Molecule: transfer RNA
Organism: Patescibacteria group bacterium
């Protein structure tokens, strides 16, 4: 310098145009002598930025950020 993939909540992380799924953390409650374990509920999205395209963008199009992998 060049090409590819990747960026979502504290954290892992499904989902290729129709209101961001699940776990896990957290927080409350139950249960317990306490505490854990288990039960029940509550909880959070400006999707890396910034523009396009579309009635409608995580999603599909450009730049440009950061990472990771090859190349020279």
């Nucleotide at each position: 310098c060049c090409a590819g993939c990747g960026g979502g909540a504290g954290c892992c992380g499904g989902a290729c145009g129709g209101u961001u799924a699940g776990g896990c953390a957290a927080c409350a409650g139950u249960c317990u002598g306490u505490a854990a374990a288990a039960c029940u509920g509550u909880c959070u999205a400006a999707a890396g930025u910034u523009g396009g395209u579309u009635c409608a963008a995580c999603u599909c199009c450009a730049a440009c950020c950061c990472g990771c992998u090859g190349g020279a």